[in-house]
Context: one part of a larger RNA
RNA sequence: GAUGAACGCUAGCGAUAGGCUUAACACAUGCAAGUCGAGGGGCAGCACGAGGUAGCUUGCUAUCUGGGUGGCGACCGGCGCACGGGUGCGUAACGCGUAUGCAACUUGCCCUAUACAGGAGGAUAACCCGUCGAAAGACGGACUAAUACUGCGUAUGCUCACAGCUUGGCAUCAAGAAGUGAGGAAAGAAAUUCGGUAUAGGAUAGGCAUGCGUCCCAUUAGCUUGUUGGUGAGGUAACGGCUCACCAAGGCCACGAUGGGUAGGGGAACUGAGAGGUUUAUCCCCCACACUGGUACUGAGACACGGACCAGACUCCUACUGGAGGCAGCAGUGAGGAAUAUUGGUCAAUGGGCGAGAGCCUGAACCAGCCAAGUCGCGUGAAGGAUGACUGUCUUAUGGAUUGUAAACUUCUUUUAUACGGGGAAAAAAAGGGGCCACGUGUGACCCCCUGCAUGUACCGUAUGAUCAGCAUUCGCUAACUUCCGUGCCAGCAGCUGCGUAAUACGGAGGAUGCGAGCGUUAUCC
Repeated sequence: GAUGAACGCUAGCGAUAGGCUUAACACAUGCAAGUCGAGGGGCAGCACGAGGUAGCUUGCUAUCUGGGUGGCGACCGGCGCACGGGUGCGUAACGCGUAUGCAACUUGCCCUAUACAGGAGGAUAACCCGUCGAAAGACGGACUAAUACUGCGUAUGCUCACAGCUUGGCAUCAAGAAGUGAGGAAAGAAAUUCGGUAUAGGAUAGGCAUGCGUCCCAUUAGCUUGUUGGUGAGGUAACGGCUCACCAAGGCCACGAUGGGUAGGGGAACUGAGAGGUUUAUCCCCCACACUGGUACUGAGACACGGACCAGACUCCUACUGGAGGCAGCAGUGAGGAAUAUUGGUCAAUGGGCGAGAGCCUGAACCAGCCAAGUCGCGUGAAGGAUGACUGUCUUAUGGAUUGUAAACUUCUUUUAUACGGGGAAAAAAAGGGGCCACGUGUGACCCCCUGCAUGUACCGUAUGAUCAGCAUUCGCUAACUUCCGUGCCAGCAGCUGCGUAAUACGGAGGAUGCGAGCGUUAUCC
């Protein structure tokens, strides 16, 4: 000098950034991922209108019917849930950083281009009826739809096989044109539009491989059998012992293998003149994980935090037969600890998901609350005022020194404070709706309307009128007493030297010094 700090004493305000470093310990409760009716069958609930019946006040009440309409619980279907958010257990590794390669690869939504969308079929959920069960839930029968599912037709582009040709390269090879054969698509909707299928290219996002770098211990010296390489096969989006069969006996190591310990890595941050040392909180990038271990399914993408299955530990429910759960999301609770906050508000902005849109969802985010826990800013007054007042302290004591212009007192100001039934923001521009214009007809320009949680907040104005300072030190290092009293190698102090019978070093008082809404102590790093 620094800190995600803690502790002691003290404490006025604002702005800004920060806040479980310990038990990846266990979790009550609420919320954190939905959306689309412009894909579908439907109608549980709400609203509208229609029809019937009853009552009467003759246009109202009650009731019933019927998806007719707005819309819509649950259901089928699509997209999303692989993002966003959390944590640092594991990992000494191509994990990360940096630089390359893929002639060994994938990529939903988005953009560009070309071509296409013909004709059929069988189911199933919901609803209905029933069975079993305490529940969670499971099962059976019957009915029905689709952008759900399955054949068929078509496809000079695509994939595969066959035999050649041309061009190029970096070894395996790559690209291109033509030939023969085989294989494989599609969906509609409220319809100038949006969607569907195939192929090629782009963009974005990933996957894989490689060079170099990446902590401590040799009181760890040998390690390895899918091990090292080959042939063939399987598998993968893709290369590869990735897996398997066979063959060979290799491969790594004192330039530190193997083993053990510790640890997420980087940008960065702190310190230092620098070289370097230390750290990895907040923010950004990458990785890993989601009660512990394992497994795959779906999907463009997961081996999936708020999905599934199995095993285990733990907790809960139970009719004892069987079930349910996973805060290292946001709040919050217990525990641990020196120690770390509200079971708050809003989707107004930014961003994300779905949707044609309106919109819905969003503990992401933006705001507010708590905490001197950091940094910065402001204040606790200013000018005058000597009889150098009183008190206190010291003294060589009728006196003097010091506290000290300090106070009192006079004048002034109002940052702050308090009050006001005074005013009052910016952050908002888009999207959307309306108008109008242009053309390439669904896009764009212009104008108007609409939208602010915090917020009647910040800020401004008016009135009143000086009302808010502590902490540590005071022998030397080290700024500040050869001051007094008490104690007497006791009590105690102390970072080091050290102090303690006239103690400037202990305790108190007075003075002084330093910093100041903080000041000291402890811990850690340079």
This is a predicted structure of a 526-nucleotide part of an RNA (small-subunit ribosomal RNA, 5' domain) from an uncultured bacterium. Its mean pLDDT, the model's own confidence on a scale to 100, is 82. Its Rfam family is "Bacterial small subunit ribosomal RNA". Gene Ontology terms of the family: structural constituent of ribosome and ribosome.